[in-house]
RNA sequence: GGGCCUGUAGCGCAGCUGGGAGCGCACUACAUUCGCAUUGUAGGGGUCGAGAGUUCGAAUCUCUUCAGGUCCA
Numbered sequence: 001g002g003g004c005c006u007g008u009a010g011c012g013c014a015g016c017u018g019g020g021a022g023c024g025c026a027c028u029a030c031a032u033u034c035g036c037a038u039u040g041u042a043g044g045g046g047u048c049g050a051g052a053g054u055u056c057g058a059a060u061c062u063c064u065u066c067a068g069g070u071c072c073a
Stems, first nucleotide, its partner, number of pairs: 001072007010025004019056001027043005049065005
């Protein structure tokens, strides 16, 4: 320098043909307990790595770019 893969909540991930942003753990409150843990119920938390384009509409398609991984030179 070039090819490919990954980037979504604090952490691990799903969302595969464009239309509701979600799951588990964690966190907070309440219930349960003498108390803790467990369990149950409810809740908070996201500019979908960044910018631009296409579109009525983009996490998803296109371009550029950043970071990490891997292969080639």